[in-house]
Context: one part of a larger RNA
RNA sequence: UUGGGCGUAAAGGGUGCGUAGGCGGUUUGGUAAGUCUUGUGUGAAAUCUUCGGGCUCAACUCGAAGUCUGCACGAGAAACUGCCGGGCUUGAGUAUGGGAGAGGUGAGUGGAAUUUCCGGUGUAGCGGUGAAAUGCGUAGAUAUCGGAAGGAACACCUGUGGCGAAAGCGGCUCACUGGACCAUAACUGACGCUGAUGCACGAAAGCUAGGGGAGCAAACAGGAUUAGAUACCCUGGUAGUCCUAGCCCUAAACGAUGAUCGCUUGGUGUGACGGGUACCCAAUCCCGCCGUGCCGAAGCUAACGCGUUAAGCGAUCCGCCUGGGGAGUACGGUCGCAAGGCUGAAACUC
Numbered sequence: 001u002u003g004g005g006c007g008u009a010a011a012g013g014g015u016g017c018g019u020a021g022g023c024g025g026u027u028u029g030g031u032a033a034g035u036c037u038u039g040u041g042u043g044a045a046a047u048c049u050u051c052g053g054g055c056u057c058a059a060c061u062c063g064a065a066g067u068c069u070g071c072a073c074g075a076g077a078a079a080c081u082g083c084c085g086g087g088c089u090u091g092a093g094u095a096u097g098g099g100a101g102a103g104g105u106g107a108g109u110g111g112a113a114u115u116u117c118c119g120g121u122g123u124a125g126c127g128g129u130g131a132a133a134u135g136c137g138u139a140g141a142u143a144u145c146g147g148a149a150g151g152a153a154c155a156c157c158u159g160u161g162g163c164g165a166a167a168g169c170g171g172c173u174c175a176c177u178g179g180a181c182c183a184u185a186a187c188u189g190a191c192g193c194u195g196a197u198g199c200a201c202g203a204a205a206g207c208u209a210g211g212g213g214a215g216c217a218a219a220c221a222g223g224a225u226u227a228g229a230u231a232c233c234c235u236g237g238u239a240g241u242c243c244u245a246g247c248c249c250u251a252a253a254c255g256a257u258g259a260u261c262g263c264u265u266g267g268u269g270u271g272a273c274g275g276g277u278a279c280c281c282a283a284u285c286c287c288g289c290c291g292u293g294c295c296g297a298a299g300c301u302a303a304c305g306c307g308u309u310a311a312g313c314g315a316u317c318c319g320c321c322u323g324g325g326g327a328g329u330a331c332g333g334u335c336g337c338a339a340g341g342c343u344g345a346a347a348c349u350c
Stems, first nucleotide, its partner, number of pairs: 003322004007304002012318001014201004021194003025088007033081002035077008048066007091191001092188003095184004103177007110154001115149007125136002162169002206247006215241002220236004258317006266295006273288004299306002323350003332343004
């Protein structure tokens, strides 16, 4: 519970596509379902309200009117909504011409570094810390030079820079491929917005099978520290981290801010594109549009702050909240190999 809200107090779904539904630009003709006007019928009586009358008053009672907010049928109106038809171009899309980008998938390839192995030089230490020790080393380590193997990640460029719906994306090359933006205003002519259910994607960790394994590193072992030290520090080290196929579906999945559209003073950076000045180009300056930051008018806000990328002013649609604990628990359902996910209470208590 016809209310008020959702950046931080409870509350925006992790993200997209999209079904039903809801909502929907401009003009014209028709229609008359909604809507409005009117008539008729019905809406029992009592009750209720108002006025008047009768019991000496009142209760009570009688009469009249109202009410019964409705329903059915008929007549009319045509602004708005709906429906049917015709047009329009600003919304939306297409076309043509452009440039930008770590957008995605697959294949190939490069150098630096770490580690290991082989060989050379070389000798007693190395490593590590607050200090040490465990550890490695005379079976020749560390250091240094040459060679080889293998895996993973891509320094500088790198930028509150770019791209993507989000998760996310960074060496280089090639192939395939998605989207956005700018210019022109040629074409279509409202084809749109949102979106319950549904479908798809979804970091890390985790799971199944097969590979791979350099570095790092849960668990584990040892050394320290300490009153203890199942830690922080050190030496090792297995899953894992990587690849292929299939699951899992969570997060401080955050801008803690749903999507779309319109309106509302400005200043200053930066990325893409176009135009003007100039003109061979470039640079500079000015303008437009799309993105991304900072500061701030009005306004909003409990304050912090937000402020044309709104948390301002409005519209449409969806999701969600309704005191704390119990509890994201129990039970049931459903999904999953499992871990567990989704849905999601109550008693009791303050």
This is a predicted structure of a 350-nucleotide part of an RNA (small-subunit ribosomal RNA, central domain) from Acidipila rosea. The prediction has a mean pLDDT of 86. It was read from a public genome assembly. Taxonomically the source falls in Acidipila (Bacteria, Pseudomonadati, Terriglobia, Terriglobales).